């Protein structure tokens, strides 16, 4: 200086343009004498900034960080 992956909750992680799965971990509840355990409930501006579309995490430009190849 050139290519490629890559970015989704406090972590881990799934997602084929149609309202964003699960586990963890917190928080509240129920239960117990107190607790553990177990059960129930809450918790997303999908890295920013544009475009295309009736609709975009998903498609396109462009920018930021992380990781890797080649030189």
């Nucleotide at each position: 200086g050139g290519c490629g992956c890559u970015a989704u909750a406090g972590c881990c992680a799934a997602g084929u343009g149609g309202u964003a799965a699960g586990g963890c971990a917190a928080g509240g509840g129920u239960c117990u004498g107190c607790a553990a355990c177990a059960c129930c409930c809450u918790c997303a501006u999908c890295c920013c900034c544009a475009g295309u579309u009736c609709a975009a995490a998903u498609c396109u430009g462009g920018g930021u960080g992380g990781c890797g190849c080649c030189u």